RNA sequence: GGAGUUGGACAGGCGACCGCGGCUGCGUGCAGCCGAGGAAAGUCCGGACUCCACAGGGAAGGAUGCUGGGCAACUCCCAGGCGUGGUGACACGCGGCAAGCGCAACAGAAAGCAGACCGCCUCCCGGUUCGCCGGGCGGCAAGGGUGAAACGGUGGUGUAAGAGACCACCGGCAUCGCAGGUGACUGCGAUGGCCAGGCAAGCCCCAUCCGGAGCAAGGCCAAGCAGGAACCGGGCGUCCCGUCCAAUGGUUCCAGGUGGGCCGCAUCGAGGCGUUCGAGCAAUCGGCGUCCCAGACAGAUGGUCGCCCGCGACAGAAUCCGGCUUAUCGUCCGGCUCCUCCC
Numbered sequence: 001g002g003a004g005u006u007g008g009a010c011a012g013g014c015g016a017c018c019g020c021g022g023c024u025g026c027g028u029g030c031a032g033c034c035g036a037g038g039a040a041a042g043u044c045c046g047g048a049c050u051c052c053a054c055a056g057g058g059a060a061g062g063a064u065g066c067u068g069g070g071c072a073a074c075u076c077c078c079a080g081g082c083g084u085g086g087u088g089a090c091a092c093g094c095g096g097c098a099a100g101c102g103c104a105a106c107a108g109a110a111a112g113c114a115g116a117c118c119g120c121c122u123c124c125c126g127g128u129u130c131g132c133c134g135g136g137c138g139g140c141a142a143g144g145g146u147g148a149a150a151c152g153g154u155g156g157u158g159u160a161a162g163a164g165a166c167c168a169c170c171g172g173c174a175u176c177g178c179a180g181g182u183g184a185c186u187g188c189g190a191u192g193g194c195c196a197g198g199c200a201a202g203c204c205c206c207a208u209c210c211g212g213a214g215c216a217a218g219g220c221c222a223a224g225c226a227g228g229a230a231c232c233g234g235g236c237g238u239c240c241c242g243u244c245c246a247a248u249g250g251u252u253c254c255a256g257g258u259g260g261g262c263c264g265c266a267u268c269g270a271g272g273c274g275u276u277c278g279a280g281c282a283a284u285c286g287g288c289g290u291c292c293c294a295g296a297c298a299g300a301u302g303g304u305c306g307c308c309c310g311c312g313a314c315a316g317a318a319u320c321c322g323g324c325u326u327a328u329c330g331u332c333c334g335g336c337u338c339c340u341c342c343c
Base pairs, nucleotide, nucleotide: 001339002338003337004336005335006334007333008332009331010330012308013307014306015305016304017303018302020035021034022033023032024031025030026029037314041325042324044323045322046321047320048319049214050213051212052211056241057240058239059238061210062209063208064207065206066080067079068078069077070076081094082093083092084091085090095205096204100203101202102199103198117144118143119140120139121138123136124135125134126133127132152170153169154168155167156166157165173192174191175190176189177188178187179186180185218263219262220261221260227254228253229252230251231250232249233245234244235243236242271291272290273289274288275287277286278285279284309312
């Protein structure tokens, strides 16, 4: 210098004027403070919170899936293991198909305890220019060909030709032992025999976890109305058991009334920011300091002007948090890898 890989930050800035929403203060129309995002989004996971009986046993159903750690919890995060791809930085994937069942287009002779199209070979028959050719009963799977995949690889023994049929080495697998590691797993050795292909986002098996509904949850106040009918059970929002409530009761339906306000809900939290602090590889946790930080009528954050740069993307909170995913003009910073050149 070029190519690449990975992580993080920002999201036009400054000033003036005029506005909008909320809170506090008082001198009641002024002052002070605060006022969207990294995704506020999709609503895909996980929780807080609320009610159903603070929620019991079983079945069904669902979710997750290498190991260890983190976290309130997680389909999240960190570290590690193995496999695949890459020269590499790095990226992606992850229980079990040698328990069972099931499935597999096209091509191909044959696709699951497979198979013989071309091919190789003994023997028999016929022919022969003695090289061989044609046909038949059989044997074989080395070589060719098809395929994503054809039942280990190389060499030898063996044979008519061949073949784990046998042998040596290598590779893979299973069992056992030893060693290392918390563990996934790894290394070494012995034995076995060549049997054991793929798919579990097919059923299934194993392990762990899961009660349901959701802020239109739910609570309080105010206003208003007209009762009637049927049934005997209803709740624990799939089913069964079990249990709880209940005759001044309960369930369902029809009719009638209201359709207003307050809380939840927005200062005290799994809170934000900082830290030459401590533990840890890290995620994270702890200590210390500091701050209070949007919020409603489903409703506020905008407009004008000036200057500057490269002319500014995706996008607007609605109960609240932690994640994931998706969208995004551009700018900046860091780690690492490969190639080439120079000193």
Molecule: Bacterial RNase P class A
Organism: Nitriliruptorales bacterium